A computed fold for a 123-nucleotide RNA from a Balneolales bacterium, annotated as SAM riboswitch aptamer (S box leader). The model forms 97% of the base pairs in the Rfam consensus. It was read from a public genome assembly, where an Rfam model found it. Lineage of the source: Bacteria > Pseudomonadati > Balneolota > Balneolia > Balneolales.
RNA sequence: CUCUUAUAGAGAAAGGUGGAGGGAUCAGGCCCUGUGAAGCCUUAGCAACCGCUCCGGAAACGGAGGGCAGGUGCUAAAUCCUGCUCUGGAACGUCUUGUUUCGUUCCCAGGGAAAGAUGAGGG
Numbered sequence: 001c002u003c004u005u006a007u008a009g010a011g012a013a014a015g016g017u018g019g020a021g022g023g024a025u026c027a028g029g030c031c032c033u034g035u036g037a038a039g040c041c042u043u044a045g046c047a048a049c050c051g052c053u054c055c056g057g058a059a060a061c062g063g064a065g066g067g068c069a070g071g072u073g074c075u076a077a078a079u080c081c082u083g084c085u086c087u088g089g090a091a092c093g094u095c096u097u098g099u100u101u102c103g104u105u106c107c108c109a110g111g112g113a114a115a116g117a118u119g120a121g122g123g
Base pairs, nucleotide, nucleotide: 001123002122003121004120005119006118007117013043014042015041016040017039021032022031023030026083027082028081029080044075045074046073048072049071050070051068052067053066054065055062056061079115084112085111086110087109088108089107090105091104092103093102095098
């Protein structure tokens, strides 16, 4: 870097350094930030996945059970929200006025996808 797969409205911040940006990317929105952004360091914490352990099971294995904190990860806001698509609703337009049709808006609700993130496994 890439492929497969699982997960996501849970959880968890102080100090030092630094000195203007940050919330992946592009656009729109919204937000954080000189009461100090990103990055880096230290310490502390969380417990999703892997691991270990307890529990159930003869075993394979199981749990939206408990624990640990070794590996990875994480510690503002739903992955901060929207974007593509589908369904339903609404409004508007339309005509053949129908138990309406078709279209538009993208206003509301929901499903799916894509992309990104993290784990596990592979190349």

The prediction has a mean pLDDT of 77.